């Protein structure tokens, strides 16, 4: 740092996903130790039990208890401190809450510290205690005594407090004691720490929250407080806040920090550490230095408990620990030994703060499961090309160690303070803990999982499974060869963890300050004015606000990071440093920038003369044209389409002429002229009236730009009133077209279209391009001004402002493209984007008369969805061009019968494949068995067939019995070949054949042509397919191969940023067509001889045969053409422009065909899906296609005579002559492995005869009836032949096909198969034409070129409504909760004010009695919590129905869009329609 994922590929936008780090987590699966930390994120949800705040007897009186006594111990009350700390938890709270910097002359402070004084003297009480009483309890009422550092006077008093001042006010508590003194008390000042309260700045989201505010702001005066302050009354004013975001909703404790990031950010606020807020819920005060108080109090509610039913009692969000909620979070441990609080003169007491130990891999750090050696590279697995690999030195075995682990022993640090003492000495004190840690001895002994392994991403085979089960972050895997499912063996990552969920940063330059866009990708507001805002020309001065610079305060400790130390490392601790980006303050600078003053003219305006123009407004006139009426002529028709018809017309149309009448628009000029901010503006003239231009002077003196909000214009349609209506035309209505046409043509038509007043506010309102300045090469054309040369005036040339087009340099863009009218180079200000759908919806608001407009979501769903440019395919787009593609001709098919093939249908079986073209006389160049692969029966199982073992036998050649055979069973003859050993007999072993027998295997025309090889078919014998290098482009690709000519032809030439190559075309090959020459049988016969006969002599000219050659090259001439390539005509020549025919088949399409020719992988089978036998299918037959054959006749049939061929085939063969049969054919046998012999007659033709247009002498199918022949056998199922029979058929609908020269037509002949069987097929000659004007069309194909939303490529893409299901979600009568404003009742405890007739101990007066001052119950008032009524408000749940959207394998209806998509699309706005959508005005070209 970056990767996947849109395409066929590419470049760009752009969104999704992925690697990374992090966690108070959880799940799963697995766990060996220790150390350091960390554990209710959910129910601020209810608690059971124990504990968490007590402590002083040296403040008090009393009591009990011990003691002879002094006195000692306990402690329930009174009393003093404390309990406002510490501990918990995050509900509320958008706030002076919190940071953070400052004020406080607006304040307060117990404990502590210092400083200054002072502690005199009285006096009345209540507890507790004893009674009495009530009460289940908790408690209470009441008489009676009493102490105090409890309580009240009195005196003194100031540096106290009030006060201008005089004056006035104004305290105390005593205990102990070693008698030295300690500890307290008062009163004031100071200081330390610690809080109050103010004040600048900072601190999330919604504007679909835009207006809040009556104590509101502010003043006087009061109260009130510790203290300012509407804090609070009461009066006076009418303010105050707010687009720099009030007020309202919503969400949150805030912070130092934490995780991420390179960074700025983002997120996030557990643990630690500040602040703050709470403490069942709400409300309120007392105490006190401090509280509106977690473990107080009152009242109110809720819940819960107790009750004798009258009443009373709680408050874990302290530690534990219970229940419940939740994916989930721990022990009812031990200590007060350390720290640290409280009380206390101290001892010591309490301290679930705390230290510690418990559970839990929750995190992070550390170990450890062992180390060496060891190939026979074991056994096992797994895989295999069967050879072998790999698991793997891994294991076993050998030799070592000993961290952890269990044994044993030894054992802390943490401890200092306390006591003690003149000082010491000494002594006491550990929860943790017999723990860390050490020492010794045992023994590899007890310790490895867990995820991946298709790409991204590091890591690969086997088996199963078969779009199933399954997996998946994303892209996608599974449909019988899955490295992507599940198992397995290897592998790879990490490791006591490992995946997985969930979340947050990053990556994401995917909100962009750092660092983005906005012509077409999403984005410029429809235009202009303009206020706040924001920006701002030149030059002096001043000033210091911003800015920069030095100080100086702060920025809390922890953490981060540096450096150093402590635990054996680490992690974790500790120490110092640095940093803390900020704020305040304080001296200085003075360039910008802001602010003040002052000046200037270049920006901006204004002035004076010209100028040009559909710029606006009102009025008036004008000619053509359509239409209507009136009238003349004149008749049969018009009119409209593709073609019709609806319409109009014989009641006189169209047509034509002359007259009126209306109403709209302005033809020519006219122009990528011109004017206007846009929208938009066109006959002419007159008046109003905005704004541009050029030329020159002079004045103003930055007056300038942009511009939220906010006004003002804004086509067309549409809305509303009144007019108006010639033409055109939604809607409608008819008429065609169609399958249907609610369109598209056609014939009518209404609103509207015109007018005037008013609304509406949108468009493809577009240059899809905001505005305003400045700069940055140029060419050309036009408009509207100015100057220049010229004597003038015109034209041309120059020069110059200022629009406006078209083409370009530099530069910019993804590419198109843009380029001084910038989309370049910069600055200013304003709108506007942030992935497609859902949606410009819904919901609210604001505007409208309404239609609607404007502002504007979310849920849910998708990986895409776009732009530009490539290539290709296609187009009911263009051009050029060729093809038996059309045309022109000529013969057929489609009817008939026959034959075959196919399809359907039958069947036990009718084996299989081949399906437009390119299946269908095709595989089949030949099914009666057999083939044969199907069917039905019968038999065989290592088998018909291969290769190994073993046992006998030679091999083989016979008979016989069952049987349909196969095959069972029984039986005769026969003993070979090579070696070896042996004299020989005769053993043995081989090599070939047979039989028997084990198994390993063999067989399968069994699936799978969509796992293949091979061979083959089409396009298509079409001209085209492509390389190297070089060039051009980011890039896919381009160039070459485009382009002009030309060709059969990417064949050739010229041309070119190309230069050249291959492959393919053509040439090279074969066969023809003409010469030569070589050769001369079997071939030939001019000449001579011979003869029925080329038969023989004989010759090889010549035909012929077959070797080698030569010819043809646009060579030659003219004329065309670019001096060319080539065309055209012409000469010669057998042949002329490729002479004609064949082999030949480029890259590469079409998952084209074949596993039934061969060959193969996987799979399936194995007493059968194998072999084998006999019989039957493959020949059925209501029907259909397709291919041929004969034919319908006279250019014919018969019948007879008479000719002329190529080119093959022949030994289980042709098969002559000859007899024999009407004939298939028999018999015969000569002769040929053939230029010698057969087959072998060629046949049409032609010559003569009949036939005379007839179902015929046409045609021959059917059918009988006799025969031949092949063959083991012609029933199913063969050809022939002879006689007889003589069907349809009289030339063939739409539709179709093959032919361009020796073709087409016709006519015979020959061969593969093959016993036998041909109308199929492959070849052969024979006679032999017609027509081609010509490329419009049709169908295929090449090349350019255009468009495309295609790429599986038009048999594509693709849209809408219906019908099913299933998902959010909107509206709905209503129905229900939660917040909450208003008004208004009620009014607890309570402080506060009043009043207090009841009652009262101190003080005053007074001998007493009383009185006074003072207080306290009670009462009243204000306030005011909870509750409670009426109203609204907002946020939800829910809701019959209902309304669009979204997704879904398959449906239905159309064909809307993408090619000119077949009526060019789209955009507004109106109408209409089952739907896409039609039409109507207007506008855009995308």
């Nucleotide at each position: 740092a970056g990767a996947g994922u849109u395409u066929g590929a590419u470049c760009c936008u752009g969104g999704c996903u992925c690697a990374g780090a992090g966690c108070g987590a959880a799940c799963g699966c697995u766990a060996g130790c220790g150390g350091c930390g960390g554990g209710c994120u959910u129910a601020a949800c209810a608690c059971a039990u124990g504990c968490a705040a007590g402590u002083c007897g040296a403040g008090c009186g009393g009591a009990g208890g011990g003691g002879c006594a002094a006195c000692c111990c306990u402690u329930a009350g009174c009393g003093g401190c404390g309990a406002a700390c510490g501990g918990g938890u995050g509900a509320g709270u958008a706030a002076c809450g919190c940071g953070u910097a400052g004020g406080u002359a607006a304040c307060g402070u117990g404990c502590c510290u210092u400083c200054a004084g002072g502690u005199g003297g009285g006096g009345a009480a209540c507890a507790a205690c004893c009674g009495u009483g009530g009460g289940a309890a908790a408690c209470c009422a009441u008489g009676g005594c009493u102490a105090a550092u409890a309580c009240c006077g009195c005196a003194u008093a100031a540096u106290g407090u009030c006060g201008a001042a005089a004056g006035a006010u104004g305290a105390a508590a005593g205990c102990c004691u070693u008698c030295g003194g300690g500890c307290g008390c008062c009163u004031g000042g100071a200081g330390a720490g610690c809080g109050g309260c103010c004040u600048g700045c900072g601190u999330c989201c919604c504007a679909u929250u835009a207006c809040c505010u009556a104590g509101u702001u502010g003043g006087u005066a009061g109260g009130g407080u510790a203290a300012c302050g509407g804090c609070c009354u009461a009066c006076c004013a009418a303010g105050g806040g707010a687009a720099c975001g009030a007020u309202g909703g919503g969400u949150a404790g805030c912070u130092g920090g934490u995780c991420u990031a390179a960074g700025a950010g983002g997120a996030u606020g557990a643990u630690c550490a500040g602040c703050c807020a709470c403490a069942c819920u709400g409300g309120a005060a007392c105490u006190g230095a401090g509280a509106c108080a977690c473990g107080g109090u009152c009242c109110a509610g809720a819940c819960u408990c107790c009750u004798a039913c009258g009443g009373g009692a709680g408050g874990c969000a302290g530690c534990a620990g219970u229940g419940g909620g939740g994916a989930a979070u721990a022990u009812u441990g031990c200590g007060c030994a350390a720290u640290g609080g409280g009380g206390g003169a101290a001892a010591c007491c309490c301290u679930g703060a705390c230290g510690c130990a418990g559970c839990c891999a929750c995190g992070c750090c550390g170990c450890g499961u062992g180390a060496g050696u060891g190939a026979a590279g074991a056994a096992g697995g797994c895989c295999u090309u069967c050879g072998g690999g790999u698991c793997g030195u891994a294991a076993a075995g050998c030799u070592c160690u000993g961290u952890c682990g269990g044994g044993a022993g030894a054992g802390a640090c943490g401890a200092a303070g306390g006591g003690g003492u003149a000082a010491a000495a000494c002594u006491c004190u550990g929860a943790c803990g017999g723990u860390a840690u050490c020492u010794c001895g045992c023994a590899a002994g007890a310790a490895a999982g867990c995820a991946c392994c298709g790409g991204c991403u590091a890591a690969c085979u086997c088996u199963g499974u078969g779009c199933c089960a399954g997996c998946a972050g994303c892209c996608g895997c599974g449909g019988u060869a899955a490295u992507a499912c599940a198992g397995a063996g290897g592998g790879u990552g990490c490791a006591a963890g490992c995946g997985u969920u969930g979340c947050u940063c990053g990556g994401a330059u995917u909100u962009a300050c750092u660092g983005g866009g906005c012509g077409u990708a999403a984005a410029g507001c429809g235009u202009a004015c303009g206020c706040a805002g924001a920006c701002g020309g030149a030059c002096c001065g001043u000033c210091a606000a911003g800015u920069c610079g030095g100080g100086a305060g702060u920025g809390a400790a922890a953490g981060c990071c540096c450096u150093g130390g402590g635990c054996u490392c680490a992690a974790c601790c500790c120490a110092g440093g640095a940093a803390c980006g900020g704020c305040u303050u304080u001296c200085g600078a003075u360039a910008c920038u802001a602010g003040c003053g002052g000046u200037c003219u270049u920006g901006a305006g204004u002035u004076u003369g010209g100028g040009a123009g559909a710029g606006g407004g009102a009025a008036g006139c004008g000619g053509a044209a359509u239409u209507c009426c009136u009238g003349g002529u004149g008749u049969a028709g018009a009119g409209g389409u593709g073609a019709a018809a609806u319409u109009c017309g014989u009641a006189g149309a169209u047509a034509u002429c002359a007259g009126g009448a209306g109403g709209a628009a302005c033809a020519c000029c006219g122009g990528c002229g011109g004017c206007g901010a846009a929208g938009g503006c066109g006959g002419c003239u007159u008046c109003c009236u905005g704004g541009c231009c050029c030329a020159a002077u002079a004045c103003u003196g930055a007056c300038g730009u942009u511009c939220a909000g906010g006004u003002a214009c804004g086509a067309a349609a549409g809305c509303g009133u009144g007019g108006g209506u010639a033409g055109c035309a939604a809607a409608c209505a008819g008429g065609a077209u169609u399958a249907g046409a609610u369109a598209c043509c056609c014939u009518g038509g209404u609103a509207g279209u015109c007018c005037a007043c008013g609304c509406u506010g949108u468009a493809a309102a577009c240059g899809a391009u905001g505005a305003g300045u400045g700069c940055u090469g140029g060419a050309u054309g036009u408009c509207g001004g100015a100057g220049g040369u010229a004597u003038u005036c015109a034209c041309c040339c120059c020069u110059u402002c200022g629009g406006u087009a078209u083409c370009g340099a530099a530069g910019c863009u993804a590419a198109c493209g843009c380029g001084u009218u910038a989309a370049g180079c910069a600055c200013u200000c304003c709108g506007c984007c942030u992935g497609g759908g859902g949606a410009g919806u819904a919901c609210g608001g604001c505007c409208g008369c309404a239609a609607g407009g404007u502002u504007g979501a979310a849920a849910c769903u998708c990986a895409a969805a776009g732009g530009a440019a490539u290539u290709g395919a296609c187009g009911g787009g263009g051009g050029c061009c060729c093809g038996c593609a059309c045309a022109a001709g000529c013969g057929g098919u489609g009817g008939a019968g026959u034959a075959u093939g196919u399809g359907g249908u039958u069947u036990a079986a009718u084996u299989c494949g081949a399906c437009g073209c390119a299946a269908c006389g095709c595989g089949c160049a030949g099914a009666a068995c057999c083939u044969u692969a199907c069917c039905c029966a019968g038999c065989c199982u290592u088998g018909a067939c291969a290769u190994c073992c073993u046992u006998g036998g030679a091999a083989c050649c016979g008979a016989g019995u069952g049987g349909a055979a196969a095959c069972a069973c029984u039986u005769g003859g026969g003993u070979g070949c090579u070696c070896u050993c042996g004299c020989a007999a005769g053993a043995g072993a081989g090599a070939g054949c047979c039989a028997g027998g084990a198994g390993a295997c063999a067989g399968g025309u069994g699936c799978u042509g969509c796992a293949u090889g091979g061979c083959u078919g089409u396009c298509g014998u079409c001209a085209g397919c492509u390389c190297g290098u070089g060039u051009c482009g980011u890039g896919a690709g381009a160039u070459g191969u485009u382009c002009g000519g030309u060709u059969a032809a990417g064949u050739c030439c010229g041309g070119c940023a190309a230069c050249g190559a291959g492959c393919g075309c053509a040439a090279c090959c074969c066969c023809u067509g003409u010469c030569u020459u070589c050769a001369g049988u079997u071939g030939c016969c001019a000449u001579c001889a011979u003869u029925u006969a080329g038969u023989u002599g004989g010759g090889c000219a010549c035909u012929c045969u077959g070797g080698a050659g030569a010819g043809a090259c646009u060579g030659c001439c003219g004329g065309c053409g670019u001096c060319a390539a080539g065309c055209c005509g012409g000469a010669g020549g057998a042949a002329g422009g490729u002479g004609g025919g064949g082999a030949u088949g480029a890259c590469g399409u079409c998952a084209a065909g074949u596993c039934c020719u061969c060959a193969u992988g996987g799979c399936c089978u194995u007493u059968a899906u194998g072999g084998u036998u006999g019989g039957g299918g493959c020949u059925a037959c209501a029907c259909a296609c397709g291919u041929a054959c004969u034919a319908c006749a006279a250019u014919g049939a018969u019948g007879a005579c008479u000719a002329c061929a190529a080119a093959g085939g022949g030994c289980a063969g042709c098969c002559a002559a000859c007899c024999c049969g009407c004939g298939a054919g028999g018999g015969g046998g000569a002769g040929c492995a053939a230029a010698u012999c057969c087959c072998a007659a060629a046949a049409a033709a032609g010559u003569c005869a009949u036939c005379u247009c007839a179902g015929u002498u046409c045609g021959g199918a059917u059918u009988g009836c006799a025969g031949u022949c092949u063959g083991c056998a012609a029933c199913u199922c063969g050809a022939c032949u002879g006689c007889a029979u003589g069907a349809a058929g009289u030339c063939g609908g739409a539709a179709u096909c093959g032919c361009u020269a020796g073709u087409a037509a016709u006519c015979g002949c020959g061969g593969a198969u093959c016993a036998g069987c041909a109308u199929g097929c492959c070849g052969c000659g024979g006679u032999g034409a017609a027509u081609a004007c010509g490329u419009u069309c049709c169908c295929g194909g090449g090349c350019c070129u255009u468009g495309u939303a295609c790429a599986c490529a038009c048999c594509g893409c693709c849209c809408g409504u219906c019908a099913c299901a299933c998902c959010a979600c909107g509206a709905a009568a209503g129905u229900u909760g939660g917040a909450u404003g208003g008004a208004c009742c009620c009014g607890a405890a309570g402080u506060c004010g009043c009043u207090g007739c009841u009652c009262c101990g101190a003080c005053c007066c007074g001998c007493a009695a009383g009185g006074g001052g003072g207080g306290a119950a009670g009462g009243c008032g204000c306030c005011a919590a909870c509750g409670g009524u009426c109203u609204g408000u907002u946020c939800g749940a829910u809701g019959a129905u209902u309304g669009g959207g979204g997704u879904g394998a398959a449906g239905u209806c159309g064909u809307a869009a993408c090619a000119a998509g077949g009526u060019a699309g789209c955009c507004g706005u109106a109408g209409g329609g089952g739907a896409a959508c039609c039409u109507g005005c207007g506008g855009c070209u995308g």
Predicted 3D model of a 1486-nucleotide RNA (small-subunit ribosomal RNA) from a metagenome.
Rfam family: Bacterial small subunit ribosomal RNA.
The RNAcentral record of the sequence draws on SILVA.